[in-house]
Context: one part of a larger RNA
RNA sequence: UGACGGGGGCCCGCACAAGCAGCGGAGCGUGUGGUUUAAUUCGACGCAACACGAAGAACCUUACCUAGGCUUGACAUAGGACUGCAAGCAGGUGAAAGCCUGCUGCCUUCGAGGGUGUCCUACUGGUGCUGCAUGGCUGUCGUCAGCUCGUGUCGUGAGAUGUUGGGUUAAGUCCCGCAACGAGCGCAACCCUUGCCCCAUGUUACUUGUGUCAUGGGGGACUGCCGUGGUGUAGACCACGGAGGAAGGCGGGGAUGACGUCAAGUCCGCAUGGCCCGUACGUCUAGGGCUACACACACGCUACAAUGGGUCGCGUAAUACGCUGCGACCGGGCAACCGGAAGCAAAUCGGGAAGCCGACCCUUAGUGCAGAUGGAGGGCUGCAACUCGCCCUCUUGAAGACGGAGUUGCUAGUAACCGCGUGUCAGCAAAGCGCGGUGAAUACGUACCCGGGCCU
Numbered sequence: 001u002g003a004c005g006g007g008g009g010c011c012c013g014c015a016c017a018a019g020c021a022g023c024g025g026a027g028c029g030u031g032u033g034g035u036u037u038a039a040u041u042c043g044a045c046g047c048a049a050c051a052c053g054a055a056g057a058a059c060c061u062u063a064c065c066u067a068g069g070c071u072u073g074a075c076a077u078a079g080g081a082c083u084g085c086a087a088g089c090a091g092g093u094g095a096a097a098g099c100c101u102g103c104u105g106c107c108u109u110c111g112a113g114g115g116u117g118u119c120c121u122a123c124u125g126g127u128g129c130u131g132c133a134u135g136g137c138u139g140u141c142g143u144c145a146g147c148u149c150g151u152g153u154c155g156u157g158a159g160a161u162g163u164u165g166g167g168u169u170a171a172g173u174c175c176c177g178c179a180a181c182g183a184g185c186g187c188a189a190c191c192c193u194u195g196c197c198c199c200a201u202g203u204u205a206c207u208u209g210u211g212u213c214a215u216g217g218g219g220g221a222c223u224g225c226c227g228u229g230g231u232g233u234a235g236a237c238c239a240c241g242g243a244g245g246a247a248g249g250c251g252g253g254g255a256u257g258a259c260g261u262c263a264a265g266u267c268c269g270c271a272u273g274g275c276c277c278g279u280a281c282g283u284c285u286a287g288g289g290c291u292a293c294a295c296a297c298a299c300g301c302u303a304c305a306a307u308g309g310g311u312c313g314c315g316u317a318a319u320a321c322g323c324u325g326c327g328a329c330c331g332g333g334c335a336a337c338c339g340g341a342a343g344c345a346a347a348u349c350g351g352g353a354a355g356c357c358g359a360c361c362c363u364u365a366g367u368g369c370a371g372a373u374g375g376a377g378g379g380c381u382g383c384a385a386c387u388c389g390c391c392c393u394c395u396u397g398a399a400g401a402c403g404g405a406g407u408u409g410c411u412a413g414u415a416a417c418c419g420c421g422u423g424u425c426a427g428c429a430a431a432g433c434g435c436g437g438u439g440a441a442u443a444c445g446u447a448c449c450c451g452g453g454c455c456u
Base pairs, nucleotide, nucleotide: 007456008455009454010453011452012451013450015446016445019410020409021408022407023406026302027301028300029299030298031297032296033295034293035292042053043052064288065287066286067285068284069283070282073123077122078121079120080119081118082117085115087104088103089102090101091100092099093098106114107113125277126276128275129274130273134271135270136266137265138264139262141260146185147184148183149182150181151180152161153160154159165176166175167174191254192253193252194251196219197218198217199216200215201214202213206209222248225242226241227240228239229238230237304403308362309361310360311359312358313357315356321350322349325344326343329340330339331338332337369400374395375394376393377392378391379390380389416438417437418436419435420434421433422432
C1' cells in the first nucleotide's frame, strides 16, 4: 500500500424478508458423470461446466472404431522431364473407393504456347501436443462506481494528499469544506426502440379524406412553475401535494462493460511460435459409433385433474417468413397426406392462433384424469429411416394422489398461463431467439444469509 476478519460504522442489489409460480418425488426429452464398448471423437467442471461449443450426428457432417485402398497425395505454388493428353464410353474385379483392360479422342494467331495427365524434386497435409509460448475473441466480478495521471505540497523512503470529511445521488452525481489545483478512462448525455402531439408524403394499407395505418422529419420533460416541510448559515438535494400534461422526477426497454482479477475459456472457428507424424497421426471409401445403460446429477416437457377433461359452436393478434419457395381453392382420404391448381420475388398473394366466451356430457373414481410403453396398419422426406427420423389412425393403457432435506425465478404489462413465428434444416425442436393474447400477489423493513461499494 493492499487483501482478509465468525472487528466496527455507513450504504446498495429479487440478497433476505413479504408474496406468486416452480424445481427436488413420477414418466418422458436433452446434457453431463460413471460404466460399458472395437469405437461409444473432442472440448467445457463452483458461482462464471452440465438444452454449453452443436442455430438441428440416418449417409454426409465426423474429428472416433473396424475393414479395404492411395502415396507429390483430397487441396496450393514452383522447377525439370515425358505425353495424340480435354474428356467420355464399355468391360473385369469390388461393398465402395480403388486397381486392371479396351475403344473413341483437346484448342491453337502452329512458336511446342495454353490446358491435361504421368514421373522426379522442392513440398503439400495433420480437428496431432502445448490456451502455462501467443494473437484475436469471449466469460466473470459488474453497468459495480470505481481506476488513474500532470503539477504542487508532505514524508529519509515505500508512499500520502488530490479520491478523505459534512450533506446528497442510481452514480467519484452534485454541493459545501479542505494543501491542494486541474485533467483522463469510467457515470450521465449523445445512438436505437416504445408511449403523446405536429408537419410532409399516400403505394400495395384504411376506405373518399381534420381520420386509421405506413414512411420520413420535427416537437415534447427541464424538479421548468406553485405551495408546505426537511432547514437553523448557505448550497446541492430530498419528501409530500398541486397546476399543466400522453408521459413527472433517470418515463419503460435496448445497445454501450473503466483500470484490472481469475496463468479463467478457446491451438477443434480463425491466425500463429515451438514440438511431433510423415507408405502415415496425411488422404479416399464402405459399414459401424457419437443414439450403448445397473446407476448419479443438471436443464426442461407432460401430468397427477372439476379454476378440470371431452364434443360442438362463436368471434379475435403480433413479430417474422416465402421461387428447388409460400401455396389459396377444388377433388380423394377418418387422418397424416395425396392429385390437380389460381395468385405471389409480396403493406398487393399465402398460412393465419390458443386461451377466453356460450351450450351439452362427465361427478371424485387411478376415473371419460394422465399419457409412458407395447402391437398393428398407413403417410412424408431422402440414394437409403435396421442400428437411428418425424407424422397419422386403431388398439394398449404404465408410473403418477402435488413431491424429504434442500433449492430457483420474478417488483408490472413483470410473474404466471396461452399459443404463434423464425434461425438451423431434404427431413427432424419438449431447446434457442423473438412475437403477441389473458394478466396477478407482495415489498413492514435491513437484525439475519449471499454478493458488492466507501471509511476505519
Molecule: small-subunit ribosomal RNA, 3' major domain
Organism: uncultured bacterium